[in-house]
RNA sequence: UUCUUAUCAAGAGCAGGCGGAGGGACGAGCCCAAUGAAGCCCGGCAACCGACUUAUUUUAUAAGCACGGUGCUAAUUCUUGCAGCAAAAGCUGAAAGAUGAGAA
Repeated sequence: UUCUUAUCAAGAGCAGGCGGAGGGACGAGCCCAAUGAAGCCCGGCAACCGACUUAUUUUAUAAGCACGGUGCUAAUUCUUGCAGCAAAAGCUGAAAGAUGAGAA
RNA backbone atom coordinates (compact mmCIF):
# COMPACT_ATOMS: atom_id res chain seq x y z
C1' U A 1 0.00 0.00 0.00
C1' U A 2 -4.00 -3.55 -1.25
C1' C A 3 -7.81 -7.20 0.18
C1' U A 4 -11.37 -9.34 3.90
C1' U A 5 -14.20 -8.31 8.14
C1' A A 6 -16.45 -5.63 12.58
C1' U A 7 -17.72 -0.89 14.49
C1' C A 8 -18.69 4.53 13.81
C1' A A 9 -26.48 8.32 17.81
C1' A A 10 -22.80 6.66 23.88
C1' G A 11 -18.23 8.14 26.72
C1' A A 12 -13.75 11.19 27.98
C1' G A 13 -9.40 18.01 31.35
C1' C A 14 -15.05 25.05 29.97
C1' A A 15 -8.56 26.69 35.74
C1' G A 16 -3.40 20.50 33.60
C1' G A 17 1.99 21.59 31.45
C1' C A 18 5.04 22.79 26.97
C1' G A 19 3.84 25.11 22.43
C1' G A 20 2.78 28.94 19.42
C1' A A 21 -1.34 29.50 14.17
C1' G A 22 -3.84 26.96 12.61
C1' G A 23 -7.60 23.07 12.62
C1' G A 24 -12.31 20.08 11.58
C1' A A 25 -9.38 13.64 5.67
C1' C A 26 -10.76 15.91 0.35
C1' G A 27 -14.50 19.71 -2.66
C1' A A 28 -18.73 22.72 -1.07
C1' G A 29 -20.97 24.51 3.37
C1' C A 30 -20.94 25.45 8.27
C1' C A 31 -17.95 25.78 12.39
C1' C A 32 -13.68 25.75 16.14
C1' A A 33 -9.24 28.86 17.36
C1' A A 34 -4.75 34.73 21.16
C1' U A 35 -10.99 33.74 26.83
C1' G A 36 -5.25 30.53 22.82
C1' A A 37 -5.24 25.99 16.86
C1' A A 38 -1.79 21.81 15.22
C1' G A 39 1.80 18.95 17.73
C1' C A 40 4.16 16.70 22.32
C1' C A 41 3.57 15.26 27.64
C1' C A 42 0.25 14.24 31.60
C1' G A 43 -4.82 13.09 32.88
C1' G A 44 -9.27 10.74 31.15
C1' C A 45 -12.81 7.53 28.10
C1' A A 46 -13.77 3.03 25.85
C1' A A 47 -12.93 -2.10 25.69
C1' C A 48 -11.20 -4.00 19.24
C1' C A 49 -6.81 -7.68 20.05
C1' G A 50 -3.60 -10.38 23.69
C1' A A 51 -2.96 -11.81 29.04
C1' C A 52 -5.60 -12.91 33.48
C1' U A 53 -10.33 -14.24 36.58
C1' U A 54 -15.23 -16.58 36.85
C1' A A 55 -19.37 -19.50 34.83
C1' U A 56 -21.04 -22.68 31.35
C1' U A 57 -18.72 -25.78 28.36
C1' U A 58 -15.36 -28.01 25.64
C1' U A 59 -12.06 -25.33 23.63
C1' A A 60 -15.83 -21.94 22.19
C1' U A 61 -19.46 -18.56 24.35
C1' A A 62 -20.78 -15.04 28.13
C1' A A 63 -19.48 -11.88 32.12
C1' G A 64 -15.49 -9.36 34.51
C1' C A 65 -10.62 -6.91 34.78
C1' A A 66 -7.85 -2.89 32.50
C1' C A 67 -1.80 -5.65 33.07
C1' G A 68 0.22 -5.36 27.64
C1' G A 69 -0.85 -3.60 22.10
C1' U A 70 -3.72 -0.02 19.65
C1' G A 71 -7.68 3.69 19.45
C1' C A 72 -10.32 7.91 20.95
C1' U A 73 -10.91 12.55 24.03
C1' A A 74 -15.96 20.21 19.89
C1' A A 75 -20.23 19.61 16.83
C1' U A 76 -23.86 11.89 14.63
C1' U A 77 -17.75 10.14 10.79
C1' C A 78 -20.24 18.42 12.07
C1' U A 79 -23.48 18.40 7.36
C1' U A 80 -23.23 17.19 2.42
C1' G A 81 -21.04 15.20 -2.25
C1' C A 82 -23.85 9.05 -5.38
C1' A A 83 -28.68 6.36 -5.66
C1' G A 84 -33.86 5.41 -4.23
C1' C A 85 -38.46 7.27 -1.93
C1' A A 86 -41.09 11.99 -0.72
C1' A A 87 -45.00 17.97 -2.48
C1' A A 88 -41.57 19.37 1.22
C1' A A 89 -39.28 18.76 5.84
C1' G A 90 -36.89 14.50 5.63
C1' C A 91 -35.94 9.02 5.52
C1' U A 92 -33.12 4.73 3.72
C1' G A 93 -28.98 2.64 1.42
C1' A A 94 -24.28 3.09 -0.89
C1' A A 95 -19.59 5.59 -1.73
C1' A A 96 -15.69 7.97 0.75
C1' G A 97 -13.20 8.24 5.42
C1' A A 98 -11.58 6.59 10.46
C1' U A 99 -10.24 2.63 13.93
C1' G A 100 -9.45 -2.61 15.33
C1' A A 101 -8.42 -7.65 13.83
C1' G A 102 -6.74 -11.00 10.04
C1' A A 103 -4.32 -11.79 5.22
C1' A A 104 -1.08 -10.59 0.83
Source information:
SAM riboswitch aptamer (S box leader) from Bacillus methanolicus, 104 nucleotides, folded computationally. Its Rfam family is "SAM riboswitch aptamer (S box leader)". Its family is annotated with regulation of gene expression in the Gene Ontology. The sequence is in RNAcentral, with records from Rfam and Ribocentre. RNAcentral records the identical sequence in 2 taxa.